Predicted 3D model of a 71-nucleotide RNA (transfer RNA) from an uncultured Clostridia bacterium.
The sequence was found in a public genome assembly.
The prediction has a mean pLDDT of 82.
Its Rfam family is "tRNA". Rfam describes the family as follows. Transfer RNA (tRNA) molecules are approximately 80 nucleotides in length.

């Protein structure tokens, strides 16, 4: 330089092109003589710009991060 690959809450990861979700964790209850389990609820995420489409997290272009070849 150049070929491929990924990029989503704080962490791991889902999402036929048509409500962004779940598990942990954090915050509030509940329940304990207290604390842990357990059980309810709540808060926070699509790496960015453009583009196609009635609609894009999804498709596609460029930029950017990682990470893995090739010289």
């Nucleotide at each position: 330089a150049u070929g491929g690959g990924u990029c989503u809450c704080a962490u791991a990861c889902a999402a036929c092109g048509g409500u962004a979700g779940u598990a942990u964790a954090c915050c509030g209850g509940u329940c304990u003589c207290c604390a842990a389990a357990a059980c309810c609820g709540g808060u926070c995420a699509u790496u960015g710009u453009g583009g196609u489409u009635c609609g894009a997290a999804u498709c596609c272009a460029c930029a950017g991060g990682c990470c893995c070849g090739u010289g």